[in-house]
RNA sequence: CUCAUCCAGAGGGGCAGAGGGACCGGCCCGACGAAGCCCCGGCAACCGUGCGUUCGAGCAUCUUUCGUCACUUGGUGACGCGAGGCCUGCCGACGCAGCUGGUGCCAACUCCGGCCCGGACACCGUCCGGGAAAGAUGAG
Numbered sequence: 001c002u003c004a005u006c007c008a009g010a011g012g013g014g015c016a017g018a019g020g021g022a023c024c025g026g027c028c029c030g031a032c033g034a035a036g037c038c039c040c041g042g043c044a045a046c047c048g049u050g051c052g053u054u055c056g057a058g059c060a061u062c063u064u065u066c067g068u069c070a071c072u073u074g075g076u077g078a079c080g081c082g083a084g085g086c087c088u089g090c091c092g093a094c095g096c097a098g099c100u101g102g103u104g105c106c107a108a109c110u111c112c113g114g115c116c117c118g119g120a121c122a123c124c125g126u127c128c129g130g131g132a133a134a135g136a137u138g139a140g
Stems, first nucleotide, its partner, number of pairs: 001140006011040005019029003023114004041106003046102002048099001049097004054093003058090003062084003066080006110134001115131007
């Protein structure tokens, strides 16, 4: 930088000792112990891995018309365009497993809003819906 996801899910102990929820505003969490570090546990399924009475027919493979070429010419083989098949392998899709694999995560929807658009209430502004920006995580 690009792409995907972000209304689900999952916490105990030890050390430590005042902050934390990215930023700003709000609102929360926190001495019944914040951040950080360690141990153990768990959640999820992005990547990886394995599996499949599933799907595709892209590649390989198989069968074959035709063409070209070579040869030991009744034929064989190689290559190429096309057609067909789906046994097998690869690839892709879908689904399943949580797997001593690589990450991630375990208050509140990314806690809510911030910028833009639409609608309702009415004219401060609030509420509802959609999109963006920013951020987080993964993969490249």
Background: The prediction has a mean pLDDT of 82. This is a predicted structure of a 140-nucleotide RNA (SAM riboswitch aptamer (S box leader)) from a soil metagenome. Its Rfam family is "SAM riboswitch aptamer (S box leader)". Gene Ontology term of the family: regulation of gene expression.